[in-house]
Molecule: transfer RNA
Organism: Physcomitrium patens
RNA sequence: GGUUCCUUAGUGUAGUGGUUAUCACGUUCGCUUUACACGCGAAAGGUCGCGGGUUCGAAACCCGCAGGGACUA
Numbered sequence: 001g002g003u004u005c006c007u008u009a010g011u012g013u014a015g016u017g018g019u020u021a022u023c024a025c026g027u028u029c030g031c032u033u034u035a036c037a038c039g040c041g042a043a044a045g046g047u048c049g050c051g052g053g054u055u056c057g058a059a060a061c062c063c064g065c066a067g068g069g070a071c072u073a
Stems, first nucleotide, its partner, number of pairs: 001072007010025003018056001027043005049065005
């Protein structure tokens, strides 16, 4: 250099065009305990990597850019 895949909450993930973006761990609060842990309940936390395009409508489809991985030269 070429081909190809990935990027979604602090971390790991689900989500192949439709109105409120999923779950687990973690965090915070409450209950429980003499206290801690476990357990139970609740809450906060996401400009879906960035910019453009297509569409009535985009996390998703198309193009470019950025970062990362694999193969190849």